About this RNA
The RNA shown here (transfer RNA) has 71 nucleotides and comes from Deuterodon giton. The sequence is in RNAcentral, with records from ENA.
RNA sequence: AGAAACUUAGGUUAACCUAAAACCAAGAGCCUUCAAAGCUCUAAACGGGAGUUAAAAUCUCUCAGUUUCUG
Numbered sequence: 001a002g003a004a005a006c007u008u009a010g011g012u013u014a015a016c017c018u019a020a021a022a023c024c025a026a027g028a029g030c031c032u033u034c035a036a037a038g039c040u041c042u043a044a045a046c047g048g049g050a051g052u053u054a055a056a057a058u059c060u061c062u063c064a065g066u067u068u069c070u071g
Stems, first nucleotide, its partner, number of pairs: 001070007010024004018054001026042005047063005
């Protein structure tokens, strides 16, 4: 310099355009003599911007970041 892939909660992963789910972690409560474990509940996210569409995490463009390949 060229090419490709990826970016979703604090972490790890899901989600045919019909609109965001789970596990771990965190907080609160129940249980317990006290804890642990268990049970219940709560908060927390689509990398930024623009476009297409009735409707975008999903499709297109651009910017940024990460990784890989060629040289």